[in-house]
RNA sequence: AUCUCGAAUGGCGAUGGAGUUCGCCAUAACCGCCCCUGUGAAGUCCACUUGGGCUGAUGACUCCUGGCAGCCU
Numbered sequence: 001a002u003c004u005c006g007a008a009u010g011g012c013g014a015u016g017g018a019g020u021u022c023g024c025c026a027u028a029a030c031c032g033c034c035c036c037u038g039u040g041a042a043g044u045c046c047a048c049u050u051g052g053g054c055u056g057a058u059g060a061c062u063c064c065u066g067g068c069a070g071c072c073u
Base pairs, nucleotide, nucleotide: 009026010025011024012023013022016064017063018062019061020060021059032054033053034052035051038048039047040046
């Protein structure tokens, strides 16, 4: 110096907040899906990208807030 492991702490999990829990990351984790266009590489695949369309306030559970739709008073 690099790699690996453990502990502690912090951060993250496509739209807000809180609790519980799970996973991930240590400058990374994370930044949704489908179709189409273009590029790279390639050859029914992958990454990025143009345009169009769709779902959801959760990673999961619960609650609050906000939004939408229907019904009743």
Model confidence (mean pLDDT): 76 of 100. Fluoride riboswitch aptamer (crcB RNA motif) from an Acidobacteriota bacterium, 73 nucleotides, folded computationally.